SAM riboswitch aptamer (S box leader) from Bacillus litorisediminis, 111 nucleotides, folded computationally. Its mean pLDDT, the model's own confidence on a scale to 100, is 83. The model forms 97% of the base pairs in the Rfam consensus. The sequence was found by an Rfam model in a public genome assembly. Lineage of the source: Bacteria > Bacillota > Bacilli > Caryophanales > Bacillus.
[in-house]
Formats: sequence, C1' cells, structure tokens
RNA sequence: CUCUUAUACAGAGAGGCGGAGGGACUGGCCCUGUGAAGCCUCGGCAACCUUUGAAAUUAUUUCAAAAAGGUGCCAAUUCCAGCAGAUUUGAUUAAAUCUGAAAUAUAAGAG
Repeated sequence: CUCUUAUACAGAGAGGCGGAGGGACUGGCCCUGUGAAGCCUCGGCAACCUUUGAAAUUAUUUCAAAAAGGUGCCAAUUCCAGCAGAUUUGAUUAAAUCUGAAAUAUAAGAG
C1' cells in the first nucleotide's frame, strides 16, 4: 500500500515545550494568540486484540467479568452534506425526514 471482516448518535484532559494553523478530501459550518499543529510528561475513556468464567455446541458463537499486556481514542454523531432511492412540503429544481451505498477512521486477519 491492497484485500476481507467488524465498529463508528456512548465515553474520556491537565501541565510543559512550541508559535499558526487545525477539524482526511470538496463545499458548508466550526475550533484557534483566553495559544492551532507537532513533541514530551502525567492522567483518563473504551473494550478491537487479550485474560478468566459460564452456556450452547464442535465450528465457532453468545453472555458475564477484568484491565496486567498490544493498539486506539480523550471539541462538535465520522461536526454536517457529497452518490442513489423512498416519503412529505413546495413548485422547476429546492427543502426536510428516512433508508442504503461510497469515502474516511480504528481494530483484527491475509497478501
């Protein structure tokens, strides 16, 4: 980097260094010198991998608990939309709601 599977309306920040950007992309809308990104320290959240127990049953699945270890995360639903469909309103291409997809992120596995 590519592929597969799962999840994404919950949750959780202080200090130091730093010094202008950040929220993936595009549009919108936000955050930011009352200090952005990044790095470090300490803390926290969660429970994907993991560990333990139980059940169903032979292939795994489900449930409960834990948090030592591997990751992840700690503004706003993945901040909202983007593509397609349905419904309603409205009246010439628009608004709202819902569903699905795509994209993205993270985990686990494979190449």